Description:
Predicted 3D model of a 375-nucleotide RNA (Bacterial RNase P class A) from Thioflavicoccus mobilis 8321. Its Rfam family is "Bacterial RNase P class A". By type it is a ribozyme. Its mean pLDDT, the model's own confidence on a scale to 100, is 75.
RNA sequence: GGAGUCGGCCGGACAGUCGCUCUUUCCGCCGCUGGCGCGAAGGGGAGGAAAGUCCGGGCUCCGCAGGGCAGGGUGCCAGGUAACGCCUGGGGGGCGCGAGCCUACGGAAAGUGCCACAGAAAAGAUACCGCCUACCCCGUCGUUCGACGGGGCGGUAAGGGUGAAAUGGUGCGGUAAGAGCGCACCGCGGAUCUGGUAACAGGUUCGGCACGGUAAACCCCACCCGGAGCAAGACCAAAUAGGGGGACAGGCGGCCUCGGCCGCGGCAUGUGGCCCGCAUGUGUCCCCGGGUAGGUCGCUAGAGGCCUGCGGUGACGCGGGUCCCAGAUGAAUGGCUGUCCUCGACAGAACCCGGCUUACAGGCUGGCUCCCGCC
Numbered sequence: 001g002g003a004g005u006c007g008g009c010c011g012g013a014c015a016g017u018c019g020c021u022c023u024u025u026c027c028g029c030c031g032c033u034g035g036c037g038c039g040a041a042g043g044g045g046a047g048g049a050a051a052g053u054c055c056g057g058g059c060u061c062c063g064c065a066g067g068g069c070a071g072g073g074u075g076c077c078a079g080g081u082a083a084c085g086c087c088u089g090g091g092g093g094g095c096g097c098g099a100g101c102c103u104a105c106g107g108a109a110a111g112u113g114c115c116a117c118a119g120a121a122a123a124g125a126u127a128c129c130g131c132c133u134a135c136c137c138c139g140u141c142g143u144u145c146g147a148c149g150g151g152g153c154g155g156u157a158a159g160g161g162u163g164a165a166a167u168g169g170u171g172c173g174g175u176a177a178g179a180g181c182g183c184a185c186c187g188c189g190g191a192u193c194u195g196g197u198a199a200c201a202g203g204u205u206c207g208g209c210a211c212g213g214u215a216a217a218c219c220c221c222a223c224c225c226g227g228a229g230c231a232a233g234a235c236c237a238a239a240u241a242g243g244g245g246g247a248c249a250g251g252c253g254g255c256c257u258c259g260g261c262c263g264c265g266g267c268a269u270g271u272g273g274c275c276c277g278c279a280u281g282u283g284u285c286c287c288c289g290g291g292u293a294g295g296u297c298g299c300u301a302g303a304g305g306c307c308u309g310c311g312g313u314g315a316c317g318c319g320g321g322u323c324c325c326a327g328a329u330g331a332a333u334g335g336c337u338g339u340c341c342u343c344g345a346c347a348g349a350a351c352c353c354g355g356c357u358u359a360c361a362g363g364c365u366g367g368c369u370c371c372c373g374c375c
Stems, first nucleotide, its partner, number of pairs: 001371010012340007020045007027037004047346001051357002054355005059229004071225005076090005091105001092103004106220002111218002113214003128160002130156003135152007168186006187209001188207008233297004243288006251264006266282006304323008341344001
């Protein structure tokens, strides 16, 4: 100098002005333990992902949820954590020269299913080409024995060919040709020893070797999970209608199931004011309880941020100091102006928190690896 890899951080800046929302103090008003502002000053006001709502927890309610079934999830080992499918460290496997990256990584000698196309055969196999020839038949040579060629019946998984995958691999021996048929090494399985908390690694010894793959197919094994969710849930509480109770009023007659109904009367309203007539309506007040509108709480001080000491390889834990940092409910966080720059991406809270995933213009910064050159 170039190429690469793993992290950390930022996400236009400043000023003025006009608004919005929350809050503190003061002031003013009211029906005054409070409420309102019609009003002044001060302070706070989106994110690294606020997103997707995919996991896990807090919180709330539902017979406090113990066991079982069903259903769902997780799946090498150890640790961290409130918990997790997250994180850290380690092991196995794969990729990379390397830093480093990826990994859904229990079980296929329990059972079931599936394995396209091609291929002879895709799982208790198979003989298409090839290789071999004990036996039978035919032909040629040949006195016989026999030799060669072809066919039949067979043997053979070495070689070819098909396929993602073909019944351990390589080599030597062996054989008619072959074959774990025998042997050595590798692989595999059993037993055992050593190291390691463990996953696992290494060694010794035994077994010729045991039916290929597939479980994000059913299934088996181990472990985990009660359900619904802030429109959770709690409290205050009108008007109208309806429910329960009490007080007062209720003239006369009839009916019955004894509390109502019907008729007449009374009262009220309307018919322009009055009377008759007609029409319509018929208890009043208070208390209690449920629910609706509306309001309040839940609502942000928290598994919290920053600095720091100690323990730990680390995730993280323990301690000290310091800070308060949105809380709306038609729902605020914006508009304009000026100056400047590298001219600004993805995108906006709605109960809270820990993760994961996805989106993202551009910039700053640290560790490490490889290559080239120079000293």